The prediction has a mean pLDDT of 80. The RNA shown here (c-di-GMP-I riboswitch aptamer) has 92 nucleotides and comes from Methylobacter psychrophilus. The organism belongs to Methylobacter, within Bacteria.

RNA sequence: CAGUGUAAAAGCUAAACUCGUUGCGAAGCGGGGACGGAAAGCUACAGGUCUUGAAAGAUUAUGGUUAUUUUCAAGAUGGCUGGGCCGCCACA
Numbered sequence: 001c002a003g004u005g006u007a008a009a010a011g012c013u014a015a016a017c018u019c020g021u022u023g024c025g026a027a028g029c030g031g032g033g034a035c036g037g038a039a040a041g042c043u044a045c046a047g048g049u050c051u052u053g054a055a056a057g058a059u060u061a062u063g064g065u066u067a068u069u070u071u072c073a074a075g076a077u078g079g080c081u082g083g084g085c086c087g088c089c090a091c092a
Base pairs, nucleotide, nucleotide: 003091004090005089012037013036017032018031019030020029021028022027035079041085042084043083045082046081047080048077049076050075051074052073053072054071055070057069058068059067
């Protein structure tokens, strides 16, 4: 340096839920709390999922609305997957 990660050691982190707070929202941040995690560290590049707005067609039932679908734009999600970057220990 690379590979591997089940055992050990030192640690790290923190799902659901909840309290406060920001946001139209997805969701984020802080406290509590632990389902879990060998990258569940950072990164929104690619895909997926979700949110908001606009337009269009189709379905539903004759019409409207709502909902669904497609497209575009702007966002969210790293604990959805891949990629990139950084990192602890061990080789029993």
It was read from a public genome assembly, where an Rfam model found it.